[in-house]
RNA sequence: AUCCGAAAAAGGCAAACCCGGUGAAAGCCGGGGACGCAAAACUAUAGGGGCUACGUCCGGUCAGGGAUAUGCCAGCCAGCUGCCGAA
Numbered sequence: 001a002u003c004c005g006a007a008a009a010a011g012g013c014a015a016a017c018c019c020g021g022u023g024a025a026a027g028c029c030g031g032g033g034a035c036g037c038a039a040a041a042c043u044a045u046a047g048g049g050g051c052u053a054c055g056u057c058c059g060g061u062c063a064g065g066g067a068u069a070u071g072c073c074a075g076c077c078a079g080c081u082g083c084c085g086a087a
């Protein structure tokens, strides 16, 4: 240094849920809260996958409905960077 990840050390993040805000929604922000996480740090048209459909198009008498992302998710896989050092 690489691989690896411990009944180690120093720490870190924060699921569900609740309250407030924001958005058409998915979701996001703040506070509380801890399910968990060796990257639960970062990266979203220019890796894959997933979610939503304001708007647009199609269809329908209407109401439903279908398609569509340069919107959203990284705590889905992935890329990339980093702390520590037992076996």
Base pairs, nucleotide, nucleotide: 004085005084012037013036017032018031019030020029021028022027035075042079043078047077048076049073050072051071055068056067057066058065
Molecule: c-di-GMP-I riboswitch aptamer
Organism: Paenibacillus flagellatus